[in-house]
Molecule: ZMP/ZTP riboswitch aptamer (pfl RNA motif)
């Protein structure tokens, strides 16, 4: 110096289901789906902090419990 992590800040953002606990909202269906709006939001990119080599065996949709389905990062294998 370069990567890496970790914090701010901005932009952008996939997925944001159903029941049952007094806790989205509105239309609507072929009913654990669909469209807006709201919140939530993990990643991604820009930049900026300080110290540092401390890692990782993941994260995300109020929270608890019973289910479902999906994103995202990682890795791998092929064009």
């Nucleotide at each position: 110096u370069a990567a890496c992590g970790a914090c701010u800040g901005c932009a952008u953002g996939a997925c944001u289901g159903g029941c049952g606990g007094a806790a989205g909202u509105a239309g609507g269906a072929u009913c654990a789906c669909c469209u807006a709006c709201a919140g939530g939001g993990a990643g991604u990119g820009c930049a900026g902090u300080a110290a540092g080599u401390g890692a990782g065996a993941g994260c995300c949709g109020a929270c608890c419990g019973c289910c479902u389905g999906g994103g995202c990062a990682g890795c791998c294998u092929g064009g």